[in-house]
Transfer RNA from Methanomicrobiaceae archaeon UBA207, 86 nucleotides, folded computationally.
Its Rfam family is "tRNA". The family's RNA type in Rfam is transfer RNA.
């Protein structure tokens, strides 16, 4: 270079147009059990707020659409074939 996959939250990994701040597991924090737990059970776990709610997100930049994590165009970086290997 050709080609096919892949980038989603602290970490893993799912989802493929609305029912998504997004299953599911690790970690954490908090309670609770317990003599005491790092085992077990519960809740929470982007910001913001008592709470209704409300605001930013899926590499990045557009674009498509009344809407985008999902579809397309560009572009970054990863992985695996293939080719090159002077």
């Nucleotide at each position: 270079g050709c080609g096919a996959g892949g980038g989603u939250a602290g970490c893993c990994a799912a989802g493929a147009g609305g029912c998504c701040a997004a299953a599911g597991g690790c970690g954490a924090a908090c309670g609770g059990c317990u003599c005491a737990a790092g085992a077990c059970c519960g809740u929470u776990u982007c910001c913001c707020g008592c709470a209704g709610g409300g605001g930013u997100u899926c590499g990045c930049c557009g674009g498509u659409u009344c809407g985008a994590u999902u579809c397309c165009g560009g572009u970054c970086c990863c992985u695996c074939g293939c080719a090159c290997c002077a």